[in-house]
Molecule: small-subunit ribosomal RNA
Organism: uncultured bacterium
RNA sequence: AAUCAACGCUGGCGGCGUGCCUAACACAUGCAAGUCGAACGCGAAAGUGGAGCAAUCCAUGAGUAGAGUGGCGAACGGGUGAGUAACACGUGGGUGACCUGCCUUUGAGUGGGGGAUAACGUCCCGAAAGGGUCGCUAAUACCGCAUAACAUGCUGCCUUUGAAGAGGUGGACAUCAAAGCCUGGGACCGCAAGGCCAGGCGCUUAAAGAGGGGCCCGCGUCCGAUUAGCUAGUUGGUGGGGUAACGGCCUACCAAGGCAACGAUCGGCAGCCGGCCUGAGAGGGCGGACGGGCACACUGGGACUGAGACACGGCCCAGACUCCUACGGGAGGCAGCAGUGGGGAAUUGUUCGCAAUGGGCGCAAGCCUGACGACGCAACGCCGCGUGGAGGAUGAAGAUCUUCGGGUCGUAAACUCCUUUCGAUCGAGACGAACGGCUUCCGGGUGAACAAUCCGGGAGAGUGGCGGUACCGAGAGAAGAAGCCCCGGCUAACUCCGUGCCAGCAGCCGCGGUAAUACGGGGGGGGCAAGCGUUGUUCGGAAUUACUGGGCGUAAAGGGCUCGUAGGUGGCCAACUAAGUCAGACGUGAAAUCCCUCGGCUUAACCGGGGAACUGCGUCUGAUACUGGAUGGCUUGAGUUUGGGAGAGGGACGCGGAAUUCCAGGUGUAGCGGUGAAAUGCGUAGAUAUCUGGAGGAACACCGGUGGCGAAGGCGGCGUCCUGGACCAACACUGACACUGAGGAGCGAAAGCCAGGGGAGCAAACGGGAUUAGAUACCCCGGUAGUCCUGGCCCUAAACGAUGAAUGCUUGGUGUGGCGGGUAUCGAUCCCUGCCGUGCCGAAGCUAACGCAUUAAGCAUUCCGCCUGGGGAGUACGGUCGCAAGGCUGAAACUCAAAGGAAUUGACGGGGGCCCGCACAAGCGGUGGAGCAUGUGGUUCAAUUCGACGCAACGCGAAGAACCUUACCCAGGCUUGAACAGAGAGUGACCAUUCCCGAAAGGGAACUUCCGCAAGGACACUCUUAGAGGUGCUGCAUGGCUGUCGUCAGCUCGUGUCGUGAGAUGUUGGGUUAAGUCCCGCAACGAGCGCAACCCUUGUUUGCUGUUGCCAUCACGUUAUGGUGGGCACUCUGCAAAGACUGCCGGUGAUAAACCGGAGGAAGGUGGGGAUGACGUCAAGUCAGCAUGGCCUUUAUGUCUGGGGCUACACACGUGCUACAAUGGCCGGUACAAACCGUCGCGAGCCCGCGAGGGGAGCUAAUCGGAGAAAGCCGGUCUCAGUUCGGAUAGCAGGCUGCAACUCGCCUGCUUGAAGUUGGAAUCGCUAGUAAUCGCGGAUCAGCACGCCGCGGUGAAUACGUUCCCGGGCCUUGUACACACCGCCCGUCACAUCACGAAAGCCGGUUGUACUAGAAGUCACCACACUAACCCGCAAGGGAGGGAGGUGCCUAAGGUAUGGCCGGUGAUUGGGGUGAAGUCGUAACGAAGGUAGCUGUAGGAGAACC
Repeated sequence: AAUCAACGCUGGCGGCGUGCCUAACACAUGCAAGUCGAACGCGAAAGUGGAGCAAUCCAUGAGUAGAGUGGCGAACGGGUGAGUAACACGUGGGUGACCUGCCUUUGAGUGGGGGAUAACGUCCCGAAAGGGUCGCUAAUACCGCAUAACAUGCUGCCUUUGAAGAGGUGGACAUCAAAGCCUGGGACCGCAAGGCCAGGCGCUUAAAGAGGGGCCCGCGUCCGAUUAGCUAGUUGGUGGGGUAACGGCCUACCAAGGCAACGAUCGGCAGCCGGCCUGAGAGGGCGGACGGGCACACUGGGACUGAGACACGGCCCAGACUCCUACGGGAGGCAGCAGUGGGGAAUUGUUCGCAAUGGGCGCAAGCCUGACGACGCAACGCCGCGUGGAGGAUGAAGAUCUUCGGGUCGUAAACUCCUUUCGAUCGAGACGAACGGCUUCCGGGUGAACAAUCCGGGAGAGUGGCGGUACCGAGAGAAGAAGCCCCGGCUAACUCCGUGCCAGCAGCCGCGGUAAUACGGGGGGGGCAAGCGUUGUUCGGAAUUACUGGGCGUAAAGGGCUCGUAGGUGGCCAACUAAGUCAGACGUGAAAUCCCUCGGCUUAACCGGGGAACUGCGUCUGAUACUGGAUGGCUUGAGUUUGGGAGAGGGACGCGGAAUUCCAGGUGUAGCGGUGAAAUGCGUAGAUAUCUGGAGGAACACCGGUGGCGAAGGCGGCGUCCUGGACCAACACUGACACUGAGGAGCGAAAGCCAGGGGAGCAAACGGGAUUAGAUACCCCGGUAGUCCUGGCCCUAAACGAUGAAUGCUUGGUGUGGCGGGUAUCGAUCCCUGCCGUGCCGAAGCUAACGCAUUAAGCAUUCCGCCUGGGGAGUACGGUCGCAAGGCUGAAACUCAAAGGAAUUGACGGGGGCCCGCACAAGCGGUGGAGCAUGUGGUUCAAUUCGACGCAACGCGAAGAACCUUACCCAGGCUUGAACAGAGAGUGACCAUUCCCGAAAGGGAACUUCCGCAAGGACACUCUUAGAGGUGCUGCAUGGCUGUCGUCAGCUCGUGUCGUGAGAUGUUGGGUUAAGUCCCGCAACGAGCGCAACCCUUGUUUGCUGUUGCCAUCACGUUAUGGUGGGCACUCUGCAAAGACUGCCGGUGAUAAACCGGAGGAAGGUGGGGAUGACGUCAAGUCAGCAUGGCCUUUAUGUCUGGGGCUACACACGUGCUACAAUGGCCGGUACAAACCGUCGCGAGCCCGCGAGGGGAGCUAAUCGGAGAAAGCCGGUCUCAGUUCGGAUAGCAGGCUGCAACUCGCCUGCUUGAAGUUGGAAUCGCUAGUAAUCGCGGAUCAGCACGCCGCGGUGAAUACGUUCCCGGGCCUUGUACACACCGCCCGUCACAUCACGAAAGCCGGUUGUACUAGAAGUCACCACACUAACCCGCAAGGGAGGGAGGUGCCUAAGGUAUGGCCGGUGAUUGGGGUGAAGUCGUAACGAAGGUAGCUGUAGGAGAACC
C1' cells in the first nucleotide's frame, strides 16, 4: 500500500459497488422450461337463459378449460470448483482426416398410395406409484412405390500437390426424397366441401455462406530425487472392425520396441486465463466480483433420444442417505432463486415485475422466463456532504497543574448578529417508452386483381415494477447529527495522582522492586474522522535467493586429490548459408480492465464515445557485423620428435653401520633407577657400570636448507632393475586435436577391521606407585592390542594456503633451486640477461577490517562445487556403501534475538620487558605466649541504645557513660505539648514565694496585674485550627564532609594529521629524573588539571627591635642569685632581608638533558619536616554532627521525671600498658630540655600529715605558678632465685571531686604477692637525629588516660641486591572478560515442562497385483415366444424383415488373498529444548586457564573429559 475480511468501541445522510473464502454437509416449502389449435383427433364443468310438475333436457358458457398424438425447445440461460498437472487452459497453427438443427443466398422438387396407434370407451389388478385386456380414431406420426441430380459403392483418364480421401471429365449397374397448413380471390369446374389461381408458412434434395463444434500439432503452464528407472495394447507394422472424422480407439498376427537426469514413473498441492494487488522496474502473491474456455450436478457405472448430451430441474442399474407404505412395494436429489438446520471468526429477503434488455415457442396476438430489471438488509468497500458561520476577555464558572505569583483548557463557552446544506413536515412531480401489434394515410414489389400479403414513410390511440421515487419549491428553527486511537524511542504529541517486579503494558528495543512522560485514572496534547483501532493474509522496504542485482582466506560457503563421460565454453583467415540476431510489412493478440482525451449524472466514485497500448505468437521480404552450421586454409593454443641435465616421485630386490633391548661369558660390588620430592620396580640367586661375543626387530644421526619431487595424501642410509611426470635448448612435424567437468572411475595420513607372519623400542586398554579433599588424569614403574611385513577392506582429518581448475593482462625490490644465452677473463669466477619453480618486502588496485599484492584476495573470460540467522544437527527417518566401526546423502517439530567476523579502548593473566615503594632482602625492636587496660564479636539480659566489618571496622564516631550525657529498659506523669510559632474565640491573670501529697516530675491550695482618657494593646492561661516534635526508616533518593588507591605520576583538551568507524597520534621511541622532570627525535603544534616552585617550620648569617628576655664591659649589693643602676655587645624574642642556582671545576654522555667526583659553603643536588591530594574508582562511610526529598508516627515512635542499663561474662579476636630482669632492681647524691597551660584557674614559700592531701602569697602571666624533667652521671647494695625480678589479685585504713562514688571514679598507706624465666604457626613497624629508649605538656574534663595530640633528652644497626612475596607506573602480548577474574563458562545427576524419534502391536486412508463376482447397458450371435404395412398367394399360409427372450465379450459396486505408501495411537524407551537462586566437579576462554588448544580415529571413565 492492499483486502470477498472478522473482532472491539462508536455511528447523521446519499450515490455506486460487493456480500458462505468453512461442510461439492443435509435439505421442509414455493417458484426457476415451456410453447404451438395456422400439424391432429377428442373434449368438459360452474354459472346464466329457456322448457318441463319433476326427473331431466336444450341453448349459452365453448370447440373454451383440459389432457393426449405430433413439432420445436428442453445440450441455451443460471450454479459450483469436487475432480483434473492434462492438449485441461493460454497463444499460434493444421484438418489433403471431420460434423453442423434453427438463419442467409442459390438450384431443383413437393406425385401417388397404405397400415396402425394414443387420447377416448369397456373390463380388470394395485394401498399407492402405476399397470394390463378388449374395442374405436386422426395427422406435418409411421411405411412401401414413382421421379431423380447429387451422393455412395465399383472402374478409367487428366490437373494441382512433397503427399490425394481435393478438383475436372467418363462408364454400366445397384441404392436413397418429400407433408401439408393458413389467407385472399375474378373467370372456369364442382351439389357441397372444394378444385383452380395468387400469396405466406412449411417439407424434400443439392451447393454455398455465416455462426457453432470435434480432432491434431509447436510453445508456455506448481512443489518434491529422502520418488530413478517406467511401460505389455506397451512402441511400430499388416489385415479387419468402429467413428462425423485421423488414430492401438478396438481386434488378430508379426517385429521388439517406446519414455527418462533438458527429470520419465510416483507422491503432494491446485480448476486455467483475460486480469487483480504490490513493486521504480524486473519480479512476487492471488484467480472473489465482471468476461472467455473447461469440469461437475447425491456417489459410481451405462447407454437412449437427438443436429448437438453420455444430459443439474431426462432414463436404466448399483451404493449411501431421506421420506411414504396396507410391508407386497414405491418416491427423491437446491453446486438454480429465496429460505432451513449444521459447520464457522464470518457472509443478506422464503420481496416486486416481465415496464426495459435478452432467451424459448408461435404467422401473430401472446404465453413462459428467480436470466434480467428493481427494491430490501449489512459502514463490507470506494466516493461525496453535514454536524454550523462571524463577532465576543472580567480571559467567567468549573476542572487541572503550580515555583502559590500564576499558567492551561480558551474565543472555547455564555452573549450578539447571520445562514439553513442534510434530516423532519407540507406541496408539486419526472427521464427511462420506443419498437412490435392496432387504426389510418402515402409510395413501391408480387399478382389477372383495387383482394390478400410484403417493403418503405407519416399521423393517432395505448403500455412503468422501481414510484408519488429522483429532482424542484415552501415554512420553521442552530434547531436533530462525533467518535476512535495514540502521546519512552522508532513516531507527531507531557504533566499530576494511584500502584510498588504487584496489578499490568508490550510491534521491536523494553517498562513496573516508593518520586513510572512506558501500568491504571485525571487534565492537557497529537493523529484520523462516520469512522477509528486490533487481528489475519499478500507484496514492498529485503541487494535477506541477488536475471536486472549477492557471495565463498578469517563472518555461512572451494568438493581431500586426479583422470574423464554427458553437457557448457572455445584461436587466426576466406568465401557460402541464414538457425539465433536485427529491420520492415501483413495477420493475430475478444470485450472489459490500465493509460490519454472528450462527454453524462450538481461534484466525485460510477458510466459512455474515441484513441493508444496489449512488451506475445505466426507468415512473408530484407540485412549478415557477431554466434551457430557446412567448406577450404593457417600456426600463435595443444601435442609429437631430437638432445640435455635436476630431483627424499613410485614399485621390486639386495646390502650397510650407529643405537636400544635380550642372551652367553669376563671384570666388579651395593646399590641402580626414577622424581618437584618420593615410592612402586630391578639388585647379594650379583643388578647398575664396564669389556667380549651373539640374536632380533624397527628407524636411518651428521649432510638438511621457508632446499627438492609429487595431483593430493605424502616422500629422506646405500646399490641394482623396472617406471611416471616436470624443466631447458633446438630444428622439424600434426593442424584447434583445446579448457572445464554433473554423474562415473581411480588415488587417498593416522586410527580401525579380516587372514597370515613378525614383534627390538614405543605404547591406548590394564596393573601398581605417587600427587590430591577426591585423581577413573597430568608425574613414575611395568605392560597388551597396535605400531612393522604380505594380501584384502575402511574412505575419514584443522585432508589448510582454512584461498577450485584454466587462460590473458597489470609499476617494482631482494633471496633461493633447475636449465640456457651473452660479455669480461689464461682460468676460477663475477656481471648482464631468458624460461620454469620456490620465499620475503612492498606500488596501484581490492578488502568490513586484518590483510592480499605477476605464486592476487587486482583487472577480465570460461566451466564446476558450495552458502543463505543461531541452536536442535551433520541428529532422526528413508535410501545406499561397509565384515564391523561407521561413511555418503540429509530434514522437521520446538526454541532463541541473537550466533558470528575484524578491529578499538579498557580490565585481567599462576604472560613478557623496563622501573619504583621498608615490597622483599640486610638489620633493630615488637605483636602472637602471661597479667591488666581498652575496643569488637559472641553469649546473656527488662535493657545490655545506635553506627563502623579485608587492606580502608575493632584505644573507631567517643577530645573522657556514677546522675546528666542517653538515643536503650522498667515505673510514674503531660497532650497545641519542654522549645519555636500563625490565625480565631474566650478569660484576667501569670511568674515568683509559702504550705500539703509524692521517689521526683507533677498535682493541689494560698498570694497576685501593667500601659492607655478611651478604643485598644502587652503578658499569661483555656479552647479550636493550620501545625510543632521524632537520635523513627531509606547514605541504594541527596547536599556537605571524609576514607582509600596515592603525594602514585598520571588525567585531559583545542587545532592539525591518519582511520569508513570505534579511535589513534600528541602522551609512543632513545636517554634521564623523585616526577608526563628535562633533553633529543618524531605529523604533530600548543594548552589545561596534576609534579615541581610559590606558603609554614627548622638549619647559617645580617639589619632593626630591647621588656617581662639577656649580662660582655662599668658601678652598687647579696652566703648566694641580672637582685639593683646601667647597657642592648652576646643569647633570645619578633620583624625584614641574604643564602643554594648543578652557579664553578673535572670526567662520563650525543657537543643535549643529566649523572659521577671535587672546590667553596652553615647547608649540595628536592637540605630536613609540614601544609597542599589531578581525572576518577569503591551505589566505600555518614539521614545518630549538620542540612535535606520521600515515607511513617501525632494522649505517641513526641516530651518530663526517678531508678536501672550502655561497666554483664564459659569464650574468641584486634590495639595497647607492665613485665619476665644484672645494659637490671632498690637506696642516696647530682646535671642538662623543649613545647605548652593557668582567674569557675595555676597555686610558690612556710606549717600539718608516712602519703594522697589540707590551709594559701603571687600571677590575666618572656614578669607569678604548674615545674621536681627522666633516662644520664657518682656512690652503695642485691648476685641469678619465680628472686630486693614482676606486680595482678585481695583485705584493712584513708584522701579528693561531686546532690550522690553500691551497681560504677581516681589517688594514698600498710598487708597480700598470681601469671610470667623472652613466647608455636604466623605477623607488624622502622633507612637518621630515624628505630629503640627516657621523661614532659595539652585537649576533653567537677572527677576519671596504659588512649589520643604534641614536646624535647639519649641515640643506633643495616641495605649485597631486585630472583622471589605484596602494591604501583609505562610499553608489549593473549582474551570467549566489559557488573571487567570475586569475570566467563562445560557436562552428568535431581525436579518441572514442551516438541520429536524408536517400539511388541492396534486402528484408519490410499494404491498395486492375482483370483472371484458380475447389475444396467452397447456390440456380436442364436431366436424352433411372437409378429399390421413390403413380396408370393383367391384364401389358408409362406417368405423377407423385426423381435421378447437366451448366450458370449467387455464391465461398476462388492468379496478373498497378498504387497507398497501415508497417517493416527501405543506399555516402555532414547536423546533434545526450556526453566531467578538445587547437587558434583572445573573441561574451555589469559602466558603456558595452571597438562597449549583443536581435528580425525580407537579405547577407557560419575561428569565435564582422560